Model confidence (mean pLDDT): 82 of 100. A computed fold for a 74-nucleotide RNA from a Myxococcales bacterium, annotated as transfer RNA.
RNA sequence: UUGGGGGUCGUCUAACGGUAGGACGCUGGACUUUGGAUCCGGAAAUGGGGGUUCGAAUCCCUCCCCCCAAACCA
Numbered sequence: 001u002u003g004g005g006g007g008u009c010g011u012c013u014a015a016c017g018g019u020a021g022g023a024c025g026c027u028g029g030a031c032u033u034u035g036g037a038u039c040c041g042g043a044a045a046u047g048g049g050g051g052u053u054c055g056a057a058u059c060c061c062u063c064c065c066c067c068c069a070a071a072c073c074a
Stems, first nucleotide, its partner, number of pairs: 001070007010024004018054001026042005047063005
């Protein structure tokens, strides 16, 4: 440089173009002598910009980052 794959709460993982959800973790409370377990609640995310659309995590363009392969230079 070229081709391919990927980027969503702290982590993992969902979402026919229509409320961004779940699990674990974190946290508040209940329970308990304490802790754990269990139960109830809470905070937390769509890589950036632009376009299409009534509406974009999703479709299109572009840039950034990560992974794989190939090529080039030394």

The source organism's lineage runs through Bacteria, Pseudomonadati, Myxococcota, Myxococcia and Myxococcales. Rfam family: tRNA. The family's RNA type in Rfam is transfer RNA.